Small-subunit ribosomal RNA from an uncultured bacterium, 1414 nucleotides, folded computationally. RNAcentral holds the sequence, with entries from ENA. Its mean pLDDT, the model's own confidence on a scale to 100, is 86.
RNA sequence: AAUCAACGCUGGCGGCGUGCCUAACACAUGCAAGUCGCACGAGAAAGGGUAGCAAUACCUGAGUAAAGUGGCGCACGGGUGAGUAACACGUGAAUUAUCUACCUCCGAGUGGGGAAUAACUGAGAGAAAUCUUAGCUAAUACCGCAUAACACUUACGAGUCAAAGCAGCAAUGCGCUUGGAGAGGAGUUCGCGGCAGAUUAGUUAGUUGGCGGGGUAAUGGCCCACCAAGACGAUGAUCUGUAUCCGGCCUGAGAGGGCGCACGGACACACUGGAACUGAAACACGGUCCAGACUCCUACGGGAGGCAGCAGUGGGGAAUUUUGCGCAAUGGGGGAAACCCUGACGCAGCAACGCCGCGUGGAGGAUGAAAUCCCUUGGGAUGUAAACUCCUUUCGAUAGGGAAGAUUAUGACGGUACCUAUAGAAGAAGCCCCGGCUAACUUCGUGCCAGCAGCCGCGGUAAUACGAGGGGGGCAAGCGUUGUUCGGAUUUAUUGGGCGUAAAGGGUGCGUAGGCGGUUUGGCAAGUCUUGUGUGAAAUCUUUGGGCUCAACCCAAAGUCUGCACAAGAAACUGCCGGGCUUGAGUAUGGGAGAGGUGACUGGAAUUCCGAGUGUAGAGGUGAAAUUCGUAGAUAUUCGGAGGAACACCAGUGGCGAAGGCGGCUCACUGGCCCGGUACUGACGCUGAGGUGCGAAAGCGUAGGGAGCAAACAGGAUUAGAUACCCUGGUAGUCCACGCCGUAAACGAUGAAUGCUAGCCGUUGGGCAGCUUGCUGUUCAGUGGCGCAGCUAACGCAUUAAGCAUUCCGCCUGGGGAGUACGGCCGCAAGGUUGAAACUCAAAGGAAUUGACGGGGGCCCGCACAAGCGGUGGAGCAUGUGGUUUAAUUCGAUGCAACGCGAAGAACCUUACCUGGUCUUGACAUCCUGGGAACCCUGAAGAGAUUCGGGGGUGCCGCAAGGAGCCCAGAGACAGGUGCUGCAUGGCUGUCGUCAGCUCGUGUCGUGAGAUGUUGGGUUAAGUCCCGCAACGAGCGCAGCCCUUGUCCUUAGUUGCCAGCACUUCGGGUGGGCACUCUAAGGAGACCGCCGGUGACAAACCGGAGGAAGGUGGGGAUGACGUCAAGUCAUCAUGGCCUUUAUGACCAGGGCUACACACGUGCUACAAUGGCCAGUACAAAGGGUUGCCAACCCGCGAGGGGGAGCCAAUCCCAUAAAGCUGGUCGUAGUCCGGAUCGGAGUCUGCAACUCGACUCCGUGAAGUUGGAAUCGCUAGUAAUCGCAGAUCAGCAUUGCUGCGGUGAAUACGUUCCCGGGUCUUGUACACACCGCCCGUCACACCAUGGGAGUUGAUUGCACCAGAAGCAGGUAGCCUGACCGCAAGGAGGGCGCCUACCACGGUGUGGUCAAUGAC
Repeated sequence: AAUCAACGCUGGCGGCGUGCCUAACACAUGCAAGUCGCACGAGAAAGGGUAGCAAUACCUGAGUAAAGUGGCGCACGGGUGAGUAACACGUGAAUUAUCUACCUCCGAGUGGGGAAUAACUGAGAGAAAUCUUAGCUAAUACCGCAUAACACUUACGAGUCAAAGCAGCAAUGCGCUUGGAGAGGAGUUCGCGGCAGAUUAGUUAGUUGGCGGGGUAAUGGCCCACCAAGACGAUGAUCUGUAUCCGGCCUGAGAGGGCGCACGGACACACUGGAACUGAAACACGGUCCAGACUCCUACGGGAGGCAGCAGUGGGGAAUUUUGCGCAAUGGGGGAAACCCUGACGCAGCAACGCCGCGUGGAGGAUGAAAUCCCUUGGGAUGUAAACUCCUUUCGAUAGGGAAGAUUAUGACGGUACCUAUAGAAGAAGCCCCGGCUAACUUCGUGCCAGCAGCCGCGGUAAUACGAGGGGGGCAAGCGUUGUUCGGAUUUAUUGGGCGUAAAGGGUGCGUAGGCGGUUUGGCAAGUCUUGUGUGAAAUCUUUGGGCUCAACCCAAAGUCUGCACAAGAAACUGCCGGGCUUGAGUAUGGGAGAGGUGACUGGAAUUCCGAGUGUAGAGGUGAAAUUCGUAGAUAUUCGGAGGAACACCAGUGGCGAAGGCGGCUCACUGGCCCGGUACUGACGCUGAGGUGCGAAAGCGUAGGGAGCAAACAGGAUUAGAUACCCUGGUAGUCCACGCCGUAAACGAUGAAUGCUAGCCGUUGGGCAGCUUGCUGUUCAGUGGCGCAGCUAACGCAUUAAGCAUUCCGCCUGGGGAGUACGGCCGCAAGGUUGAAACUCAAAGGAAUUGACGGGGGCCCGCACAAGCGGUGGAGCAUGUGGUUUAAUUCGAUGCAACGCGAAGAACCUUACCUGGUCUUGACAUCCUGGGAACCCUGAAGAGAUUCGGGGGUGCCGCAAGGAGCCCAGAGACAGGUGCUGCAUGGCUGUCGUCAGCUCGUGUCGUGAGAUGUUGGGUUAAGUCCCGCAACGAGCGCAGCCCUUGUCCUUAGUUGCCAGCACUUCGGGUGGGCACUCUAAGGAGACCGCCGGUGACAAACCGGAGGAAGGUGGGGAUGACGUCAAGUCAUCAUGGCCUUUAUGACCAGGGCUACACACGUGCUACAAUGGCCAGUACAAAGGGUUGCCAACCCGCGAGGGGGAGCCAAUCCCAUAAAGCUGGUCGUAGUCCGGAUCGGAGUCUGCAACUCGACUCCGUGAAGUUGGAAUCGCUAGUAAUCGCAGAUCAGCAUUGCUGCGGUGAAUACGUUCCCGGGUCUUGUACACACCGCCCGUCACACCAUGGGAGUUGAUUGCACCAGAAGCAGGUAGCCUGACCGCAAGGAGGGCGCCUACCACGGUGUGGUCAAUGAC
């Protein structure tokens, strides 16, 4: 795009079309083929009239109706598509091989006779249908005779054959007979054309042909007898399946593909099967006979029927109409005609089934009404839409008029079309969609549910995708869905594809058919081209014109119908025939290389075995071992022998062969190839479906052989296991002969042949030329590497093409199922070859890219390992977590990167949790109203919150109205939430990682993803720097700039300092001084700057000098692009959701402090490098007014009293400790260790019970250096020692953050573990190895194969059977016309028989389908 459509929702009108695609299923009822009295005989009744009282009679009805004989028609028209793969159809021919009623034209004739019969009447049978019998009768019914132009037959002499009348007063007309011609129709034959399967390869006996007959309208094996053995078939016979064919219809740019409804042509069929009769024509839809199935009637004896005609019914189905009107028109039959018949046809009805047209109103109308929806609450949208005002009336309604279709007449349609009038916007809009494709977006509901979905895919709490609302988009009396066809699909490729790696080159030769084929010339004219003739029906289609108001539709003309046949012509090309040619191909000849093949002979090395000798304890084997061999003498070694197999070096991207493949030497036989020059043949060529030969390894058969090796097998190891990898053995086999098998990653994953298309460098075998005789150049044939053009998706190929062309063959058409099943063929078997489908998936695949990964590689780094030091893991305690418990033990953090974390400090508070008691505009914010200063003191109840009181107090500004602040009460907007979602978020943070990386612009390369830069050579802590380079630059990172520390200088000199001077109570205390220390501002200094070496003359590295410091001096701050949906909604902020007398707020008490247990992080120890006692020395950095607190006094002590000083370089905290000196302890659960417990106290605080810290006295647990495992640290570091601070009423001897004191050891090195960087490689990974993914097993289900079989359909063969019918035979019976005087005959009929044959039956095969335990 289309549709004979159907379904869902909806539905105003008209025109024109269309309407059982399924059950060729069964059919009630009515109608669909009759007509003619001008062919013929016979011939009613009702009714009417007359007469009659009536019965009845007569006339009429009427020669009518109905029936019969006869004629014509019934073979047309109408229906359907079952069968049919066929001369059925289409197209073009043939018919000298034919027929043709009615019609037209032309010719001849139409004379004279005869015998019957239906109707009818009588009799009879039957329920009926119908039939029997006797008798009467007519004809255009039937039969002779005559005539015979023509016709037919012929032995060419001749012979044979007709007829009907009717109407009319008549003219005449209509007929009849026999010929000829025509028109139209029909039969038959032939060429060509149009379907699927080869898993159908052979078929055929009347089969093919001939002769002679029969038969037919006619040819013909159409039929028969005889003769011959043919005929068809890979150009697809036969068989199977499917199917009416065509003009045309749909689609498509076309070529094609699909279809064959309606209309038209042809064919076939008429319940199924068979058969003939009649006739011009049938083997006959509404005829006959028979058989069968079915239905109906029946008196049970017997009969009737055939809608695939029009309506209609049932049934089937997703599905397809009225039991209508009319012969008015067109057409048909009969008739002389009038006329009759006509479900053909013309019309109407039903159905949006299709196409076409029209309408459902038009103009104005903004306070942008109401309502609804959205909202950032401002507003926006529906929306000029509505309302409202003005206007119109198509369609429809009502009424009136009113055609054409018809020629004199006749109108079903018809309440027609059309016209006019009237009323009034009045009666007339839906469907689908809105994630992308694809035009159109929001809200709510839902929460991987419900659902959607054509493909991709939506939905797991913010869904433009589900459902609904609003809004929007599309189409519109329709809109969607489903089915089907074509297109897109160059996705079967003729136009117009491919085969190295995506699917696809046969394993390889030879060769049949076939296809294709060098050069020249002559002829022919099959192909080809030109012209003409015939045909190609109409309709359709295209164009133009015309008619319905337009259109659809209809009419006309022109074109087209691309085809077929015939005729004439041309001769370039192809073809055919003939004659030449030599370049393709081949032959001869001279040379050449070679693991080419087959057979025979033969050689040496090595392994093994055997014999002998020497010799002694091991050998062998492995990662390490063991099995194994060996004291019965191995291994090792020497000599001799046996046997089998394979041929080191040469040896080479060397050679040969078609491929498989071929390797010691020699001989014999033998195939092919290459080179050179000459001669010859004269296209002899290329390819190659089938066919046929060869064909690695393994395997099979028979007979041998068997050294080594070695499936199976055994043992030993390894391992969780190890039916493996490793080891020790070991049989088939490997070898030979003969015969099978016929496959391989049989690979260059690249079919064969020919020609053409830049080069360079090797190598093998020949030839030629040159000269310096071992080189160079050149040429042919091979074999390799690189590379241009070109090709390719890319990789790559590139004169050995995957380039440009030609010819021929093979093969491919998404993945899986599956190279499977079934069938065929081959094979001894194994198996091979040919080779599907059901079902299932939305991919499978190729090449390349970027990452990530690897028990891949290269380079490099890090307390990563190693080398060291000290720990953790064991004990007790502290602290955090898990778990458990609980009314609650609030919440969060969970590998590294949670666990002394949020928490720099939970007795109340904090506090978020629990229990109980209370409040509801609220503890907190803003707004409004009313009142009151605020505020202070105080009583009672209560656990308190709270409630009820008492007293004091009247403030500030002010223009004198009021205002600001605060408090109380009230109403409502609202407050509040540590409620949920860190997977809706911002911000902040952790981590990789202070790792050296991450990117961009322009250019270049690539079809592209991307690459380059950023890779490479060096170097660095560093993508740090240098060099090179299709790259050149730049940004974020690195480094530096910042802080601190280490040295010096300048400035300044109190609260700091004191060298020199003076005083001194001996304390820098005082005077004095700022030199030093110090303080805190500013400078200097370090940059590979200098020297030497290495390096590439670079960057840089190594060493040295100087220097306080040397190669980023030490430390800090500083964290690229990004990753982990990392952490945090409980710091804060915030979307959405939830809550609102509670999930908010207040209060008291409790809990966060629980305790069988497990883990993390720490402290203290286990002691003598120590504990205790006494004495004694040296810091830094901090803090202090709600504070630090001196001296002094009291207390053993915590502490108390006391009050000086200090808002701090001034005073205080504040004695630093380890250290040093002396003493004691003597290896002990201790003079170690201090847990735990008892008692007594101190301090803070409203309050130390749950639940604080500290002091004193007493008590004195575990623990004697810690399993597997694991952590930190590279120098002022580890280790060790103390000091201070934040938080804080109090609470840290153990946490955290700082400060100083004392102060080590070790690093060979980068193999390994972990992490990281970079280059490269492989990849089937890309939520990226915590990836991907394979197989068994268990259960359920689906599809398929096999399956003892079973059932059905169809068909072959053999046989039985044989209705009706026709043909033949027969003479049992009957017999009008003719012959005969007669008897009788001729002829005919019935009966019987035979041949053929439908249905049916039996047996045996084939094929297909269904079903079947398992």